[in-house]
Molecule: transfer RNA
Organism: Roseibacillus sp.
RNA sequence: GCUCGGUUAACUCAGUGGUAGAGUGCAUCCUUCACACGGAUGAAGUCACUGGUUCAAGUCCAGUACCGAGCA
Numbered sequence: 001g002c003u004c005g006g007u008u009a010a011c012u013c014a015g016u017g018g019u020a021g022a023g024u025g026c027a028u029c030c031u032u033c034a035c036a037c038g039g040a041u042g043a044a045g046u047c048a049c050u051g052g053u054u055c056a057a058g059u060c061c062a063g064u065a066c067c068g069a070g071c072a
Stems, first nucleotide, its partner, number of pairs: 001071007010024004018055001026042005048064005
């Protein structure tokens, strides 16, 4: 330099153009003499960034940045 893949909650990851989700973690409460386990409720998101297509974009298109793999 070229090709391909990835970027979504604190972490690990889902997500078929039409309300952004799960597990773990976190907070509060129940349970216990207390802790753990278990149960209930809740908070936490500029879907990497910029632009485009569309009535509507996490999703499609282009570019940029970062991470990874391959080729030279």